[in-house]
RNA sequence: CGCGGAGACGCGCCCAAUCCCCGCGCGGGGAACCGGGGACCCGCCGGUGGCGAGCUCGCCAGAGCGCCAUCACUGGGGUGAGUCCGAGCUCCGGCUCGGUAGGGCUGCUCCGGCCCGAACCCGUCAGCUAACCCGGUAGGCGUCGAUGAGAGGAGCC
Numbered sequence: 001c002g003c004g005g006a007g008a009c010g011c012g013c014c015c016a017a018u019c020c021c022c023g024c025g026c027g028g029g030g031a032a033c034c035g036g037g038g039a040c041c042c043g044c045c046g047g048u049g050g051c052g053a054g055c056u057c058g059c060c061a062g063a064g065c066g067c068c069a070u071c072a073c074u075g076g077g078g079u080g081a082g083u084c085c086g087a088g089c090u091c092c093g094g095c096u097c098g099g100u101a102g103g104g105c106u107g108c109u110c111c112g113g114c115c116c117g118a119a120c121c122c123g124u125c126a127g128c129u130a131a132c133c134c135g136g137u138a139g140g141c142g143u144c145g146a147u148g149a150g151a152g153g154a155g156c157c
Stems, first nucleotide, its partner, number of pairs: 010143005018031005032137006042127001046071006054065004075125001076122004084099006102116005108150003
């Protein structure tokens, strides 16, 4: 000097997941943010396709009502961006590729670039929902690189 690895402080990122106080080994309280349950009203109380172009409402966007055929006959729900499709494999639990709704990073926007597209929980039960009730504040990662343009305007003088 180069390469690789580890740790600490600070900074940065995903996320609701941060901050303050008391006791202080535990523990507890609060602020802020986040999630769930929970009325009236409203909504819902099989799916798909076709027929009719009639009726009702209407804010003129549309919504609802009727008939026929066919399929299904299964539990359901929550946090989350993390849903769906195709192909192959399968010990039928799922697995592997390729996409995708959607999501993240690059101080902001656009272009460009790089990624994610999981996991877990409730336990037969929950639509929305004022009052009210109950919870969470974990975990993970990066830190010598950086595409261009525009907006903006801190600090300093």
Molecule: c-di-AMP riboswitch aptamer (ydaO/yuaA leader)
Organism: Nonomuraea muscovyensis